[in-house]
RNA sequence: GGUUCCCUGGUCUAAAGGUUACGACACCGGCCUUUCAAGCCGGAAAUGCAGGGUUCAAGUCCCGCGGGAAUCA
Numbered sequence: 001g002g003u004u005c006c007c008u009g010g011u012c013u014a015a016a017g018g019u020u021a022c023g024a025c026a027c028c029g030g031c032c033u034u035u036c037a038a039g040c041c042g043g044a045a046a047u048g049c050a051g052g053g054u055u056c057a058a059g060u061c062c063c064g065c066g067g068g069a070a071u072c073a
Base pairs, nucleotide, nucleotide: 001072002071003070004069005068006067007066010025011024012023018056027043028042029041030040031039048065049064051063052062053061
């Protein structure tokens, strides 16, 4: 350098163009307990870019940029 793939809360992960972006662990608060743990209830937190395009509607499709992986040379 060519080709293919990936990028979503702190971590992992779902969402085959349409409800308020799902869930687990972690975190915070409450209940329970003499206390802790466990359990139960609730909460905050994300779509790599102050990018462009298509569409009534984009995390999803197209283009550009950035980061990463595999493979070929």
About this RNA
The RNA shown here (transfer RNA) has 73 nucleotides and comes from an uncultured Lachnospiraceae bacterium. It matches the Rfam family "tRNA". Gene Ontology term of the family: triplet codon-amino acid adaptor activity. It is annotated as a transfer RNA. About the family: Transfer RNA (tRNA) molecules are approximately 80 nucleotides in length. It was read from a public genome assembly.